[in-house]
Context: one part of a larger RNA
RNA sequence: GAGCGAACGCUAGCGGCACGCUUAACACAUGCAAGUCGAACGAAAAUGUUUACUUCGGUGAAUGUUUUAGUGGCGAACGGGUGAGUAAUACAUAGAAAUCUGCCCUUUUGAGAGGGAUAUCCAUGAGAAAUUGUGAUUAAUACCUCAUAAGCUCGAAAGAGGAAAGGCCGCAAGGCCGCUGAAGGAGGAGUCUACAUUGGAUUAGAUAGUUGGUGGGGUAAAGGCCUACCAAGUCUAUGAUCUAUAGCUGGUCUGAGAGGAUGAUCAGCCACACUGGGACUGAGAUACGGCCCAGACUUCUACGGAAGGCAGCAGUGAGGAAUAUUGGACAAUGGGGGAAACCCUGAUCCAGCGAUGUCGCGUGAAUGAUGAAGGCCUUACGGUUGUAAAGUUCUUUCGUCUGUGAAGAUAAUGACGGUAACAGAAAAAGAAGCUCCGGCUAACUCCGUGCCAGCAGCCGCGGUAAGACGGAGGGAGCAAGCGUUGCUC
Numbered sequence: 001g002a003g004c005g006a007a008c009g010c011u012a013g014c015g016g017c018a019c020g021c022u023u024a025a026c027a028c029a030u031g032c033a034a035g036u037c038g039a040a041c042g043a044a045a046a047u048g049u050u051u052a053c054u055u056c057g058g059u060g061a062a063u064g065u066u067u068u069a070g071u072g073g074c075g076a077a078c079g080g081g082u083g084a085g086u087a088a089u090a091c092a093u094a095g096a097a098a099u100c101u102g103c104c105c106u107u108u109u110g111a112g113a114g115g116g117a118u119a120u121c122c123a124u125g126a127g128a129a130a131u132u133g134u135g136a137u138u139a140a141u142a143c144c145u146c147a148u149a150a151g152c153u154c155g156a157a158a159g160a161g162g163a164a165a166g167g168c169c170g171c172a173a174g175g176c177c178g179c180u181g182a183a184g185g186a187g188g189a190g191u192c193u194a195c196a197u198u199g200g201a202u203u204a205g206a207u208a209g210u211u212g213g214u215g216g217g218g219u220a221a222a223g224g225c226c227u228a229c230c231a232a233g234u235c236u237a238u239g240a241u242c243u244a245u246a247g248c249u250g251g252u253c254u255g256a257g258a259g260g261a262u263g264a265u266c267a268g269c270c271a272c273a274c275u276g277g278g279a280c281u282g283a284g285a286u287a288c289g290g291c292c293c294a295g296a297c298u299u300c301u302a303c304g305g306a307a308g309g310c311a312g313c314a315g316u317g318a319g320g321a322a323u324a325u326u327g328g329a330c331a332a333u334g335g336g337g338g339a340a341a342c343c344c345u346g347a348u349c350c351a352g353c354g355a356u357g358u359c360g361c362g363u364g365a366a367u368g369a370u371g372a373a374g375g376c377c378u379u380a381c382g383g384u385u386g387u388a389a390a391g392u393u394c395u396u397u398c399g400u401c402u403g404u405g406a407a408g409a410u411a412a413u414g415a416c417g418g419u420a421a422c423a424g425a426a427a428a429a430g431a432a433g434c435u436c437c438g439g440c441u442a443a444c445u446c447c448g449u450g451c452c453a454g455c456a457g458c459c460g461c462g463g464u465a466a467g468a469c470g471g472a473g474g475g476a477g478c479a480a481g482c483g484u485u486g487c488u489c
Base pairs, nucleotide, nucleotide: 001489002488003487004486006485007484008483009482010481013361014360015359016358017357018356019354020353021319026317027316028315030314031313032312035074036073037072040071041070043068044067045066046065047064048063049062050061051060052059053058081272082271083270090197093194094193095192096191099189100188101187104185105184106183107182108181110179112146113145114144115143122135123134124133125132126131152161153160154159166177167176168175169174198244199243200242205235206234207233210232211231212230213229214228215227216226217225247269248268249267250266251262252261253260254259274295275294276293277292278291297308298307299306300305325351327350328349329348333347334345335344336343337342364394365393366392367391374385375384376383377382398430400425401424402423403422404421408416433478434477435476436475437474438459439458440457444473445472446471447470448469454461455460
């Protein structure tokens, strides 16, 4: 000098764009953050129309609309958060072959015949509750069997195995959405190899599934991934092992560069979800708002038992020098479901708070010498503050008030928002501070103080005329900021 996710002191007019728990991966009250589909299914409730019967109260049938607990499908593995762990199962770069892949795209095959259950509901129990038992009954795109079978799987071959589901519209023809097998693609994911990635030798040896082979198992997949046997290897001063620290990268800051430091916001990857372990489901699981077990903590309890997990968005306490609203909307972009209408979406878009940063604008302009008054200095003449003020003339940015009022949306739909912008009105009217003035370093005098009180980044000032302390006048610098502290180059 430059920089910062900064903090503190004094001060503070406006707007645009960004950014905002760096500390306790500490504990969390409350609300919301993942649902959707009735065009898969039976059923229930409400309500309308038609019709039959009627004791005129209603009852039954047909049909429509709305709502939905349950069965079922898809989603919930995305999106959002955090950086604890991890020095290599990570990340970055460049490659590789032994793999999987729901939805989507392209091509193609098929969709035949049957069956038994079960939730909801009803009945009846247990329990304080959470929840749950038994019986009876019922549907499906839920489940199962048979048939069919290829360019699919196994196999050298022969051969064997091996699927499916319907729904809606339509008078119909047919159409749309689905279903099954196969091939290819796209995107996604898993795996392997090479190289590279902080400090410590006051860490020198480490390793027995350890290193390799064979057989077997396992996986979507190669492989000591696992297992039996065999061999005795493998890594290491080019730093193994141990230990400390740390998410990695694109980037960011600085620097002429080389480098050094760093990894907030944004983007990619990884890891984690109260702590530890485990599997289930599924195309896909570290399964944050799933399950089971153990633990700590918190809550409820009728003491027998139960419930919970903000490192989602707000918010609370605590910690701290320090970091925001328990806001609005799905209007846009995107995501999930649905044929659609639409529903959900604290993703997102907006608004609120904060000079936290950066950029822009304003706080007036011209004229004005009796160089006014006052202040300060003075050699007492005058000098200076100073065209500064007053006065005169003018303008109206920003702000205030009034009116009009967008784009963002494509026919409709706008949270933002009566916002931005435009027009008009009034009046210089509402808007300047902070630090410094001995040298480095731009800027000087007076008074007070008297090695005191104090200053200070370094050198150093202060012991009676202090340009260095305190005040005043004057001046210098920056400016809605200025200075201090901390950290980096």
This is a predicted structure of a 489-nucleotide part of an RNA (small-subunit ribosomal RNA, 5' domain) from an uncultured prokaryote. The full RNA is in RNAcentral, with records from ENA. Its mean pLDDT, the model's own confidence on a scale to 100, is 85. Rfam family: Bacterial small subunit ribosomal RNA. Rfam links the family to the GO terms ribosome and structural constituent of ribosome.